[in-house]
Molecule: RNase P RNA; transfer RNA
Organism: Chloroflexota bacterium
RNA sequence: CAGGGAGACGGGAUGGCCGCUGCGUCCCGAUUCAUCCCGAUUUAUCGGGAUUCGUCGCGGGCGGAGAGGAAAGUCCGAGCUCCAUCGGGCAGGGCGCCCCGUAACGCGGGGGAGGGGUAACCCUACGGAAAGUGCCACAGAAACAUACCGUCCCGACUUUGGUCGGGACAAGGGUGAAAUGGUGAGGUAAGAGCUCACCGGCGUCCGGGUGACCGGACGGCCGGGCAAACCCCGCCCGGAGCAAGACCAAAUAGGAGGACUUAAGGAGCCCGACCUGUCCUCGGGUUGGUCGCUUGACCCCGAUGGUAACAUCGGGGCUAGAUAGAUGGUCAUCAUCCCGAUUUCAUCGGGAUACAGAACUCGGCUUACAAGUUUCCCUGGCCU
RNA sequence: UCCCGGGUCGUUCAAUGGUAGGACAGGGGCCUUUGAAGCCUCUAAUCCAGGUUCGAGCCCUGGCCCGGGAGCCA
Numbered sequence: 001c002a003g004g005g006a007g008a009c010g011g012g013a014u015g016g017c018c019g020c021u022g023c024g025u026c027c028c029g030a031u032u033c034a035u036c037c038c039g040a041u042u043u044a045u046c047g048g049g050a051u052u053c054g055u056c057g058c059g060g061g062c063g064g065a066g067a068g069g070a071a072a073g074u075c076c077g078a079g080c081u082c083c084a085u086c087g088g089g090c091a092g093g094g095c096g097c098c099c100c101g102u103a104a105c106g107c108g109g110g111g112g113a114g115g116g117g118u119a120a121c122c123c124u125a126c127g128g129a130a131a132g133u134g135c136c137a138c139a140g141a142a143a144c145a146u147a148c149c150g151u152c153c154c155g156a157c158u159u160u161g162g163u164c165g166g167g168a169c170a171a172g173g174g175u176g177a178a179a180u181g182g183u184g185a186g187g188u189a190a191g192a193g194c195u196c197a198c199c200g201g202c203g204u205c206c207g208g209g210u211g212a213c214c215g216g217a218c219g220g221c222c223g224g225g226c227a228a229a230c231c232c233c234g235c236c237c238g239g240a241g242c243a244a245g246a247c248c249a250a251a252u253a254g255g256a257g258g259a260c261u262u263a264a265g266g267a268g269c270c271c272g273a274c275c276u277g278u279c280c281u282c283g284g285g286u287u288g289g290u291c292g293c294u295u296g297a298c299c300c301c302g303a304u305g306g307u308a309a310c311a312u313c314g315g316g317g318c319u320a321g322a323u324a325g326a327u328g329g330u331c332a333u334c335a336u337c338c339c340g341a342u343u344u345c346a347u348c349g350g351g352a353u354a355c356a357g358a359a360c361u362c363g364g365c366u367u368a369c370a371a372g373u374u375u376c377c378c379u380g381g382c383c384u
Numbered sequence: 385u386c387c388c389g390g391g392u393c394g395u396u397c398a399a400u401g402g403u404a405g406g407a408c409a410g411g412g413g414c415c416u417u418u419g420a421a422g423c424c425u426c427u428a429a430u431c432c433a434g435g436u437u438c439g440a441g442c443c444c445u446g447g448c449c450c451g452g453g454a455g456c457c458a
Base pairs, nucleotide, nucleotide: 001380002379003378004377005376006375007374008373009372012334013333014332015331016330017329018328020066021065023063024062025061026060027059028057029056030055031054034051035050036049037048038047039046040045041044068355072366073365075364076363077362078361079360080241081240082239083238085273086272087271088270089269090268092237093236094235095234096233097111098110099109100108101107112126113124114123115122116121127232128231132230133229134226135225136224148173149172150169151168152167153166154165155164156163157162181199182198183197184196185195186194200222201221202219203218204217205216206215207214208213245291246290247289248288255282256281257280258279259278260277264276265275266274284457285456286455298317299316300315301314302313303312304311305310335353336352337351338350339349340348341347385454386453387452388451389450390449391448394408395407396406397405402438410426411425412424413423414422431447432446433445434444435443
């Protein structure tokens, strides 16, 4: 210098003007209760006024706050809330090498095995196919128990080329995505793990490792694939979702029909307890408010333990809560990049600045994303 | 906001994991004096990207698009 690998940051800045939604504070206005004052009288009531704490307002002023790294997809895991309650079974769903981490996970970290790459490094849905069932189109003899061509032996016939019959083989040819461990040698009538060497697999034993697994020795023990087909094995899971749910207010037809008391309902189904006038459909009214609601498995910094994910301790911080949905618009200057104008710098003109918008809250995953900044590593070339 | 369902010729429906097929519509031809009807023939599709498999419309994963439903009172 070129190419490549693994990350991290960042998500335009400042100011003016005009707006939007909460919060705090002051003022103005209204108002409940209480206390006090004045007046009236029917002597315990009415009317008026003032003050304090509150509450409210299409009110006003001031101050301060106001989207994200993914707020997204809603794909996993939880918190929270309801389903009156308890037990058992079935069905269903999910996960799947090992060990850790975590509130939990299908997530993360580290490791093993397999695969890719010269390497840095990357990828993996990675339990079981001699438990069973099923499927493997076309082709092919045969796709799971088989011999089409072929090789060899014996017998008969013979025109000495072969033909027919019986038997042996699975080496070669051919078909296919896939054909019964692979290569080589010996052996044989021809062959074959039939025997041997090496390689691959399986089993037993020994050693190492928490474990996945690795290493060694021995045994010829060696007939496919698919489980993202059913299934088997191991582990896990009750359902619904903030339109959950609680309260206040307003309004009306507190209405009609149906199902059942030997039953129905009780949030997948069944059974057993237990509880109960419950369930379904149609029709009617309303389209308001408060809570839930944002301080939380939270964020930042440091120390310690751990390879790491992470944990513990100490210090500091407060960071949107809208409800048809606020968090914006515009102007100026600057910033970054691209293109053009002259040969370079400078300058000028034009253009671009993404993906995307909280809606109960967290932990993850996945997907989208303009330009730019930056760290470490690998390979190749050149120079010293 | 939450919960479901579905994407196949232009439209509407099919398709055990094994050549994507009808019907209507469209083009051409035959028949007819012409048109309609009828007959023959042609064109035309699995939402996208990966994976499993010998082989994917179908099985799995991720994305994109479309449609539907859910308030409260009684």